[in-house]
Context: one part of a larger RNA
RNA sequence: UUGGGCGUAAAGAGCGUGUAGGCGGAUAUUUAAGUCAGAUGUGAAAACUGGCGGCUCAACCGUGAGACUGCAUCUGAUACUGGAUAUCUUGAGGGUAAGAGAGGAAAGUGGAAUUCCUAGUGUAGCGGUGAAAUGCGUAGAUAUUAGGAGGAACACCAGUGGCGAAGGCGACUUUCUGGCUUACAACUGACGCUGAGACGCGAAAGCGUGGGGAGCAAACAGGAUUAGAUACCCUGGUAGUCCACGCCGUAAACGAUGGGUACUAGGUGUAGGAGGUAUCGACCCCUUCUGUGCCGCAGUUAACACAUUAAGUACCCCGCCUGGGGAGUACGGCCGCAAGGUUGAAACUC
Numbered sequence: 001u002u003g004g005g006c007g008u009a010a011a012g013a014g015c016g017u018g019u020a021g022g023c024g025g026a027u028a029u030u031u032a033a034g035u036c037a038g039a040u041g042u043g044a045a046a047a048c049u050g051g052c053g054g055c056u057c058a059a060c061c062g063u064g065a066g067a068c069u070g071c072a073u074c075u076g077a078u079a080c081u082g083g084a085u086a087u088c089u090u091g092a093g094g095g096u097a098a099g100a101g102a103g104g105a106a107a108g109u110g111g112a113a114u115u116c117c118u119a120g121u122g123u124a125g126c127g128g129u130g131a132a133a134u135g136c137g138u139a140g141a142u143a144u145u146a147g148g149a150g151g152a153a154c155a156c157c158a159g160u161g162g163c164g165a166a167g168g169c170g171a172c173u174u175u176c177u178g179g180c181u182u183a184c185a186a187c188u189g190a191c192g193c194u195g196a197g198a199c200g201c202g203a204a205a206g207c208g209u210g211g212g213g214a215g216c217a218a219a220c221a222g223g224a225u226u227a228g229a230u231a232c233c234c235u236g237g238u239a240g241u242c243c244a245c246g247c248c249g250u251a252a253a254c255g256a257u258g259g260g261u262a263c264u265a266g267g268u269g270u271a272g273g274a275g276g277u278a279u280c281g282a283c284c285c286c287u288u289c290u291g292u293g294c295c296g297c298a299g300u301u302a303a304c305a306c307a308u309u310a311a312g313u314a315c316c317c318c319g320c321c322u323g324g325g326g327a328g329u330a331c332g333g334c335c336g337c338a339a340g341g342u343u344g345a346a347a348c349u350c
Stems, first nucleotide, its partner, number of pairs: 004321003007304002012318001014201004021194003025088007033081002035077008048066002051063004091191001092188002095184005103177007110154001115149007125136002162169002206247006215241002220236004258317006266295011299306002323350003332343004
């Protein structure tokens, strides 16, 4: 390579937008590039396959056939694929009317709590633990009352609830803004799917510059524990955590499950709509669309399990895997201020 695979055995890129490419709805006409049929030419000989023959056989040799699966030209066929033209509406888009939402960005506002400061009351303890001690406190702490400062996070609502492509998003108000769902079907008429490169987004930690700093807290210090204790526990505590701008580009970035389309029993919750039934109206009940859970048949699976949100049945496109270790290492390239990231071997060994 062929083949086989990718939830857990090796293997789905963290996620999107999208270029080239690949693939692509229905009808009619046309063309005849692919495709198919026939003919002609060519496809050297040797080799190969089977027939016959020659060395006593065989190896070997001769002979005439096949084959040489190919290429070119000509003549046809037109179902499918491709090209061209015309048309269509179910895919896709778009319009109108509704709807839900922690989707994103900015500005402003609020209450509870912790800490600190000031003042009052008040007196000997507080704090902490398995037990203690370090620590704080007669220079008046802890407790309690009033006032103030400042930073960070938003209890209840809260829900296998919602929104977002993923990362993620949760107090309230305003402004700007993206996406989604439902109903109706006026309009466009295949405009679609995927997507190598590319570009963008991307938790936490970390980095640069400037702010900010209440609580928490790597490092660090002390007290304990212990044989030791560079830990677990306690008292402190600096980076950091927060903001602005710029980098980094990684995670068990997980559903360990790429995206799209179609099909294939049901049952039961829940969220957002629409229609019907019923009613004075609402609730209830029925149908249906979109999402999100649980159970479960067929089928699949090594098993576990999955099962209309598939890991079932098929098709299209991309990414990835090929024994363990060495190793996500070395070298080189690219990126980065650095930390490092990305691409990514071999010797050797089992």

The part of an RNA shown here (small-subunit ribosomal RNA, central domain) has 350 nucleotides and comes from an uncultured bacterium. The full RNA is in RNAcentral, with records from ENA, Greengenes and SILVA. Its Rfam family is "Bacterial small subunit ribosomal RNA". The prediction has a mean pLDDT of 87.